[in-house]
RNA sequence: AAGAUUCUUUGGGGUAAGGUGCAAGUCCUUUCCGAUAGUGAAAGUCUAUGAACGCGCGGUUUUCCGCGCGCCGACGGGGUGGAAUUCCCCGACCGACGGUUACAGUCCGGAUGAGAAAAGAAUGAU
Numbered sequence: 001a002a003g004a005u006u007c008u009u010u011g012g013g014g015u016a017a018g019g020u021g022c023a024a025g026u027c028c029u030u031u032c033c034g035a036u037a038g039u040g041a042a043a044g045u046c047u048a049u050g051a052a053c054g055c056g057c058g059g060u061u062u063u064c065c066g067c068g069c070g071c072c073g074a075c076g077g078g079g080u081g082g083a084a085u086u087c088c089c090c091g092a093c094c095g096a097c098g099g100u101u102a103c104a105g106u107c108c109g110g111a112u113g114a115g116a117a118a119a120g121a122a123u124g125a126u
Stems, first nucleotide, its partner, number of pairs: 004123007016030004032105001033095002035049004044093002053070007075091005097109003
């Protein structure tokens, strides 16, 4: 140095204008947003991970916690290059659950939560 253990901190963005209507931040038109790690080179759409939900097992047990499994959206063409489904150009597409005077990626709620992961500190051994 790297790895291990413990602790601390950090750790998700976005509806604006017009239209219809009794009523829409939910419908229609045009806008707006894009967690984490990886990758021959920078990714919402590649490979994985996280959050929600379901099932099973275990625990200090109906809450809760841990582990495992399931579920888990969406991209093509052209260009440059040694290398890009990541950059540039063009045209597309996607977005949990519950709630709501009317159908929600964006409003409200679970959530002042949880968490992939990132940074830092300490410890002891090689």

This is a predicted structure of a 126-nucleotide RNA (FMN riboswitch aptamer (RFN element)). Of the family's consensus pairs, 100% are formed in the model. The prediction has a mean pLDDT of 81. It matches the Rfam family "FMN riboswitch aptamer (RFN element)". Rfam describes the family as follows. The RFN element is a highly conserved domain that is found frequently in the 5'-untranslated regions of prokaryotic mRNAs that encode for flavin mononucleotide (FMN) biosynthesis and transport proteins. This element is a metabolite-dependent riboswitch that directly binds FMN in the absence of proteins. In Bacillus subtilis, the riboswitch most likely controls gene expression by causing premature transcription termination within the 5' untranslated region of the ribDEAHT operon and precluding access to the ribosome-binding site of ypaA mRNA.The FMN riboswitch structure, reported in present an FMN-bound six-stem junction, adopts a butterfly-like scaffold, stapled together by opposingly directed but nearly identically folded peripheral domains.